The part of an RNA shown here (small-subunit ribosomal RNA, 3' major domain) has 482 nucleotides and comes from a Pseudomonadota bacterium. Its Rfam family is "Bacterial small subunit ribosomal RNA". Rfam links the family to the GO terms ribosome and structural constituent of ribosome.
[in-house]
Context: one part of a larger RNA
Formats: sequence, structure tokens, C1' cells
RNA sequence: UGACGGGGGCCCGCACAAGCGGUGGAGUAUGUGGUUUAAUUCGACGCAACGCGCAGAACCUUACCCGGUCUUGACAUCCAAGGAAUCCGUGUGAAAGCACGGAGUGCCCCCUCACGGGGGAGCCUUGAGACAGGUGCUGCAUGGCUGUCGUCAGCUCGUGUUGUGAGAUGUUCGGUUAAGUCCGGCAACGAGCGCAACCCUUGUCGUUAGUUACCAUCAGUUCGGCUGGGGACUCUAACGAGACUGCCGGUGACAAACCGGAGGAAGGUGGGGAUGACGUCAAGUCCUCAUGGCCUUUAUGAUCGGGGCUACACACGUACUACAAUGGCGACUACAAAGGGCAGCAAUAUCGCAAGGUGGAGCAAAUCCCAAAAAAGUCGCCCCAGUUCGGAUUGGAGUCUGCAACUCGACUCCAUGAAGUUGGAAUCGCUAGUAAUCGCGGAUCAGCUUGCCGCGGUGAAUACGUUCCCGGGCCUUGUACA
Repeated sequence: UGACGGGGGCCCGCACAAGCGGUGGAGUAUGUGGUUUAAUUCGACGCAACGCGCAGAACCUUACCCGGUCUUGACAUCCAAGGAAUCCGUGUGAAAGCACGGAGUGCCCCCUCACGGGGGAGCCUUGAGACAGGUGCUGCAUGGCUGUCGUCAGCUCGUGUUGUGAGAUGUUCGGUUAAGUCCGGCAACGAGCGCAACCCUUGUCGUUAGUUACCAUCAGUUCGGCUGGGGACUCUAACGAGACUGCCGGUGACAAACCGGAGGAAGGUGGGGAUGACGUCAAGUCCUCAUGGCCUUUAUGAUCGGGGCUACACACGUACUACAAUGGCGACUACAAAGGGCAGCAAUAUCGCAAGGUGGAGCAAAUCCCAAAAAAGUCGCCCCAGUUCGGAUUGGAGUCUGCAACUCGACUCCAUGAAGUUGGAAUCGCUAGUAAUCGCGGAUCAGCUUGCCGCGGUGAAUACGUUCCCGGGCCUUGUACA
């Protein structure tokens, strides 16, 4: 100087408390451990691994296993020889591959009347070797990227001063703040990286603009903003305004600031996001990529078929669905936002109980489509039961995608109708348009989602307080630690 303390002081955080809803019990989905297996590819392991890499394992992916094949190679550059490229066919085979046959003559330059000949680029085949290749090892050799403490308020430097020195000072102290934020004081005076602001979005208003969006007034109307029309409103999207403790009162040290008030759409960082200092964990990643070293080279490379990653006594994590009456079922009937669409989204119609089929208007989309929002509301049934709760499992019949749904897809219909009556110890999230609850969309994607990322609808309760648990910041103290 740090680190640590079941030392002290001050302060903060859904840290506790006060509340609301869960997890832990059930079934299923998914990840992991373990076990099994020819293989169940590999990585990730307290927080910060475990719906993680995987924004989508039937083949492919795929790295694993079994078997069939190739060896200058699936891919790159160079050399030589031959051939245009390319297309079609045969045999064998599961395919890859191996063997064989046929058709075929383009582009540029030169010689040539022309036929034809020569050379070149590109592509293909063969051959020789230089080499290719490796998701093989080392993340404890590395770059890059990322997690975490933590959006915590810290981390440092120059000059000066001080100490023999390591160092100290500044950065401590009194206030204050979300903040090393600001003020005052002070052997310090300044400065940098962080904080804040500048950026995006949302909340109010104005100006400009008016189609594909809108419809107050006027006219028509098939009653649909549909048509004429309008430029008000909504909205769209560009530019501005607006909030700064600016104003008033009080407290305070005449300061910074705090408390209350006015005006205001908004008030003291208005809400949300992006933004992550010096560093810590030899944290994670050599399987995104790059890369040193090592290893491999008829194999640890390449290719094909099949299998596996989907196994199952069990254990754990994360979710979904429930156990019901604030509910379930049936009928009727409203109100969104944000997205996506041409190898695409697909309306009206029509067939089917349905999944879906036929067909195809319109739309490269403020125009058309996906598209029905659902919870809510109105009416009716159920009457507390393992039920008209719950839907697992299984049988049958189908639909769709796709060479192909056996291992191993999703969905529909009929039948079946399991566990489950609110969950031990323990444990998680959340302070407001939040929790809870309800549906909608997207990426990946042929198909496949209870996951992920977004969107809106309905919409709470509670916070006395900081003694305690956890994490963190500052000062101080002790130390046999570095």
C1' cells in the first nucleotide's frame, strides 16, 4: 500500500421488511448429470453451466458409430499431356464409386480466297510432385469477441509539497447528490478515463406536407370514406418549441442543495433504451473466425448408405398445463399494437365435422393478404363431484410438408380418459402502466416451439422502517496474511 475481520462509523440496492404471484408436490416439454450404448459428437459447471452455443438433429445439418468407396484428393496455386464446354445413355451397386458407349465443336489472336492449320483464355480429364485437408490437441502460448463484479462511483496522471524509503498528499474533512454531483475549507494546483449531457424512443404543442391514411362541414350514394370534394380532425414523418431548480416561500453557512407551492402535457435524471472506466476471475470460446507450437497425411483427410445425437432404473435446473365456480362449456357480440409477404402472403367462392383440399381476385403492399385478436361484455347450462374440472396415455381413421415421417415431424377427428383437490424443508421474481393475467407477431425454417425476441389489451397490492440476511461504496481500526 492492499486484502481480510462472527471490529467501529456513515450510506446505498426488491438486500431485508410490507405486499402480490410463483418454484419445490402432479403430468408433460426442454436442458443437464448419471447410466446404457457400436455411437448415444463436442463444449458450457456457484452466483456468472443446466429452454446455454442450437434463430429450429427425419436425410442434409453432423463434428459420433457401422459398413461401402477415394488417395494431389470435396477445396486453392503451379507444371506436363490430351480434350471445347456440355449433353445423353448402358452395366454393376443401397448410394457414392467403378467400368464403358454415343452426340458435340463455341470465344479471342495469327497464317489462309476458302477448306484447313497453329497459338491463347476459360472449362474438363489424366499424370508427377510441391502441396491441399483436419470441428485433431493446447483458451494455462494468443488475437478478436463475450460474461461478471456493475451503470457500482470509482481508477489514475502532470507539476508542486512531504517522507531515508515503500509511499503519502491531491481523492481526506464539513455539508450535499443517483453520482469523485456540486459547494465550502485545506500544501496543494490542475488534468485525463469514468458520472452527467450530446444519440434513439415515448409523453404536450406548433409549422410544413396530404396519398395508399383521415372525414367536421356540403352534395350524391348500391349505406361501404363508396364517389365528388375537403385540408379541419386522426395519423404519418421531417423541422421546431418545451423543463432550466427558470419563478415564489421556507430551511441552510450570504454556498451547494433540500422541502413546499405556482404555472404546466410533463418537475426536479419526466418514463424507457443504447452507452459498461482502471481492472478482477490464468472466467468462457483453438467447434464462428484468425493464429504460434504439437500431432496426422492410402488418414485424425474426403465421399456415400444406414444408424446415433430422440436411449432410460434414477437425480437436478428451467418452463408449460392444471388441480376449478373470480371457473368450465355453448351461442351472440365489441375494442389493439407491432410485424411479415413473390420459389411469397393469399381474399370472395366451393368441398370436408375438422386438420385441410379445389380454385385463384388482389398485393413487391399506410392500397391487397396473413388477420379470427383473446381476456372483457350479453344470454343460457353445469351445482362442488376426481365432476360438463384436468388433460396425460393408448387404440382407430385421416391431413400437410417433404426423395423419404419405422427408428424420429406437426396437426385434425372419433374413442380412451392417468396423475393431480394448491404442494415439506427450502427458494425465486416484482415498486406502476410494474406484478399478475390475455391474446398477436417475428427470426430460424420445406415441415416442426410450451423456447427466444418483440407487440399491444385488462390491470393491482405494499414499502412502518434499516435492527437483522446478502451484495456494494467511503472513512477509520486491528492483523502471526501478500
The prediction has a mean pLDDT of 83.
The organism belongs to Pseudomonadota, within Bacteria.